[in-house]
RNA sequence: UUCUUAUCAAGAGAAGCUGAGGGAUUUGGCCCUGUGAAGCUUCAGCAACCUCUGACUGCUGUCAGAAAGGUGCUAAUUCCAACCAAGAGUGAUUCUUGGGAGAUAAGAG
Numbered sequence: 001u002u003c004u005u006a007u008c009a010a011g012a013g014a015a016g017c018u019g020a021g022g023g024a025u026u027u028g029g030c031c032c033u034g035u036g037a038a039g040c041u042u043c044a045g046c047a048a049c050c051u052c053u054g055a056c057u058g059c060u061g062u063c064a065g066a067a068a069g070g071u072g073c074u075a076a077u078u079c080c081a082a083c084c085a086a087g088a089g090u091g092a093u094u095c096u097u098g099g100g101a102g103a104u105a106a107g108a109g
Base pairs, nucleotide, nucleotide: 001109002108003107004106005105006104007103008102013043014042015041016040017039021032022031023030026082027081028080029079044074045073046072049070050069051066052065053064054063055062056061078101083099084098085097086096087095088094
């Protein structure tokens, strides 16, 4: 960096250093932020993808539990919309679903 599969409405923050931006990208909206953004470090926590244990099964899967280890995450639905398709609806503004995009995990190249 590409591909495949799964998930994305739930959950979980303090301290230290530092000092102005941040919410993926672009646009718009909305929001967070000197009562300290982003980043780094430490500690803590959440979750349960990989992992481990047990039961059932013999499909190599289902269910239940654990949290030592590998990741991930800890404002707001992936903050919301956009672009494509299908459908629904109003006098009008719209709404729903799927795709696309993105994030994470596991596997493969």
Predicted 3D model of a 109-nucleotide RNA (SAM riboswitch aptamer (S box leader)) from Virgibacillus profundi.
Lineage of the source: Bacteria > Bacillati > Bacillota > Bacillaceae > Virgibacillus.
Rfam family: SAM riboswitch aptamer (S box leader). Its family is annotated with regulation of gene expression in the Gene Ontology.
The prediction has a mean pLDDT of 82.